[in-house]
RNA sequence: GCGCUCGUAGCACAACGGAUAGUGCACUGGUCUCCGAAGCCGGUGAUAGUGGUUCGAUUCCACUCGAGCGCACCA
Numbered sequence: 001g002c003g004c005u006c007g008u009a010g011c012a013c014a015a016c017g018g019a020u021a022g023u024g025c026a027c028u029g030g031u032c033u034c035c036g037a038a039g040c041c042g043g044u045g046a047u048a049g050u051g052g053u054u055c056g057a058u059u060c061c062a063c064u065c066g067a068g069c070g071c072a073c074c075a
Stems, first nucleotide, its partner, number of pairs: 001071007010025004018055001027043005048064005
């Protein structure tokens, strides 16, 4: 340099182009308890970025950034 795969909460993962982007763990408030833990109820928190297509984009397209893999180059 070329090709392929990928990028969603702190972590691990969901989401036929159409609901308020969801679940578990974690964090946090309450409840419970003598105090904790567990359980139960509630809360915070995310689509890598910029454009484009579309009535509508996490999803499709282009570019940029980043990660992984392969190939080439490297006298």

The RNA shown here (transfer RNA) has 75 nucleotides and comes from an Opitutaceae bacterium. Its Rfam family is "tRNA".